The RNA shown here (c-di-GMP-I riboswitch aptamer) has 86 nucleotides and comes from a Deltaproteobacteria bacterium. Lineage of the source: Bacteria > Pseudomonadati > Myxococcota > Myxococcia. It matches the Rfam family "c-di-GMP-I riboswitch aptamer". Rfam links the family to the GO term cyclic-di-GMP binding. The prediction has a mean pLDDT of 89.
[in-house]
RNA sequence: AUCCGAUAAGGGCAAACCAUCGCGAAAGGAUGGCGCGCAAAGUCUCCGACCUACAGCCUUCGAGCCAGGGUAGCGGGAUUGCCGGA
Numbered sequence: 001a002u003c004c005g006a007u008a009a010g011g012g013c014a015a016a017c018c019a020u021c022g023c024g025a026a027a028g029g030a031u032g033g034c035g036c037g038c039a040a041a042g043u044c045u046c047c048g049a050c051c052u053a054c055a056g057c058c059u060u061c062g063a064g065c066c067a068g069g070g071u072a073g074c075g076g077g078a079u080u081g082c083c084g085g086a
Stems, first nucleotide, its partner, number of pairs: 002086004012038002017033005023028001036073001042079003046076003049071003056065002
């Protein structure tokens, strides 16, 4: 430096659900409880996918379109990193 996660130690994170909120238009987020899972479930929206649609556009006024908002625990990519092994 590359690959791997069988074994061991110290640990780490935290889904659904529940509660809360001087967050947010919503999707969602944050905090606490809990623990489904995770070897990058650390970080970053660059690509695809998906969710939402305030503003904007459009309208036959029912609606429709749209990310500049989100999901990094949807996949890919980038980047950093603990322990052990080859």